[in-house]
RNA sequence: GGGCUAGUGGUCUAGUUGGUUAUGACAUCGCUCUCACACGGCGAAGGCCGCCGGUUCGAAUCCGGCCUAGCCCA
Numbered sequence: 001g002g003g004c005u006a007g008u009g010g011u012c013u014a015g016u017u018g019g020u021u022a023u024g025a026c027a028u029c030g031c032u033c034u035c036a037c038a039c040g041g042c043g044a045a046g047g048c049c050g051c052c053g054g055u056u057c058g059a060a061u062c063c064g065g066c067c068u069a070g071c072c073c074a
Stems, first nucleotide, its partner, number of pairs: 001073007010026003019057001028044005050066005
């Protein structure tokens, strides 16, 4: 330098013919339980879906460029 794959809450992750409100677990916080803690139960907060554009009535999803990580080729 070229090719391929991936990027989604703090961490990991689901998300197909593009369709209103983005899934779950762990962690965090509150309540409950206990003499107290842990576990358990209930609830809550937490997401510019890597960035910038394009296509479309409508994009996490399709297209282009860029960034980051991994693999392969030279």

Transfer RNA from a Thermoplasmatota archaeon, 74 nucleotides, folded computationally. It matches the Rfam family "tRNA". The family's RNA type in Rfam is transfer RNA. Rfam's curators write: Transfer RNA (tRNA) molecules are approximately 80 nucleotides in length. The prediction has a mean pLDDT of 82.